[in-house]
RNA sequence: GCCCCCAUAGCUCAAUGGAUAGAGCAUCAGACUUCUAAUCUGCAGGUUGCUGGUUCGAGUCCAGUUGGGGGCG
Numbered sequence: 001g002c003c004c005c006c007a008u009a010g011c012u013c014a015a016u017g018g019a020u021a022g023a024g025c026a027u028c029a030g031a032c033u034u035c036u037a038a039u040c041u042g043c044a045g046g047u048u049g050c051u052g053g054u055u056c057g058a059g060u061c062c063a064g065u066u067g068g069g070g071g072c073g
Stems, first nucleotide, its partner, number of pairs: 001072007010025004018056001028042004049065005
């Protein structure tokens, strides 16, 4: 220098171009318990890395860019 893959909640990951982007764990609150742990219930938590484009509609498609990983030279 060229090519490929990844980036979504604090963490690990889902989501066929179409309803309000979901799950587990963690945090927080409650129940239970003498207290804690475990268990159960519930709430909250997201500019889908960034900037644009296509579309009636984009996490998803396209272009550029940033970061990480891999391959070739």

Transfer RNA from Arcanobacterium sp. S3PF19, 73 nucleotides, folded computationally. Taxonomically the source falls in Arcanobacterium (Bacteria, Bacillati, Actinomycetota, Actinomycetales). Rfam family: tRNA. Rfam describes the family as follows. Transfer RNA (tRNA) molecules are approximately 80 nucleotides in length.